[in-house]
RNA sequence: UACUGACAAAGGCAAACUUGGUUAAAGCUGAGGACGCAAAGCUACGGGUCUUCCACGUUAGGGUGAUGAUGGCCGAGCUGCCAAU
Numbered sequence: 001u002a003c004u005g006a007c008a009a010a011g012g013c014a015a016a017c018u019u020g021g022u023u024a025a026a027g028c029u030g031a032g033g034a035c036g037c038a039a040a041g042c043u044a045c046g047g048g049u050c051u052u053c054c055a056c057g058u059u060a061g062g063g064u065g066a067u068g069a070u071g072g073c074c075g076a077g078c079u080g081c082c083a084a085u
Stems, first nucleotide, its partner, number of pairs: 004083002012037002017032006035072001041078003045075003048070003052066001054065003
């Protein structure tokens, strides 16, 4: 130094679930809680997936458009601790 990641060290984050709030919903968020994570830090640019207040359509149906969401779905971009090998 990093295209590497250990029976290292210091730490960090926090799934499901419970509960309060919020939203049309997906989801987000506070507290508790740890399944796990070497970027499970940040960013909706591309893809995937989820949602349905609105529009279109159907006998019906998230079906189509569009809004929103998802960074712990994948890719990509930016940044970061340590250093066995």
c-di-GMP-I riboswitch aptamer from Desulfosporosinus sp., 85 nucleotides, folded computationally.
Taxonomically the source falls in Desulfosporosinus (Bacteria, Bacillati, Clostridia, Desulfitobacteriaceae).
The prediction has a mean pLDDT of 87.
It matches the Rfam family "c-di-GMP-I riboswitch aptamer". From the family's description: GEMM was predicted in a large-scale screen for bacterial structured RNA regulatory elements.